A computed fold for a 124-nucleotide RNA from Firmicutes bacterium UBA5500, annotated as FMN riboswitch aptamer (RFN element). The coordinates come from a structure-prediction model, not an experiment, and the mean pLDDT is 76. Its Rfam family is "FMN riboswitch aptamer (RFN element)". From the family's description: The RFN element is a highly conserved domain that is found frequently in the 5'-untranslated regions of prokaryotic mRNAs that encode for flavin mononucleotide (FMN) biosynthesis and transport proteins.
């Protein structure tokens, strides 16, 4: 210096305001939110570096005795050699159980996990 092993810690946000109703944070108008890794030349930054909910992949979740299976959503224009990542515009999506029909409330969950950071000691 690199590597496999083990340990510890951390690791998800969000209905303001109004309407209907006996009753809705569930319906209607409207509001708000965006896990992890990859990619990102042009955007930002003096530089190191940073930047995607809907591009690729992963996780949680669901079905099943099991094997196994299911598992959301983006276009148009601009710049450029190169962008579904930048800029502009207009859209769209969101497990299961409960309850007046839920991405946002309550619950499984003081859980689990993609992974991130740190540490221990081992061999070469």
């Nucleotide at each position: 210096u690199a590597g496999a092993a083990c340990c510890u810690u951390c690791a998800g946000g969000g209905c303001a305001g109004g309407g209907u109703u006996a009753a809705a944070c569930u319906c209607c108008c409207g509001a708000c939110c965006g896990g992890u890794g990859g990619u990102a030349a042009u955007g930002c930054g003096u530089a190191a570096g940073c930047u995607a909910g809907c591009c690729c992949a992963c996780g949680a979740g669901c079905u099943g005795u099991a094997a196994a299976g299911c598992a959301g959503a983006g276009c148009u224009g601009g710049u450029g050699a190169g962008a579904u990542u930048c800029c502009a515009g207009c859209g769209c999506c969101g497990a299961c159980g409960g309850u007046a029909u839920a991405g946002u409330c309550c619950g499984g969950a003081u859980g689990a996990u993609a992974g991130a950071a740190g540490g221990u000691g081992c061999a070469u």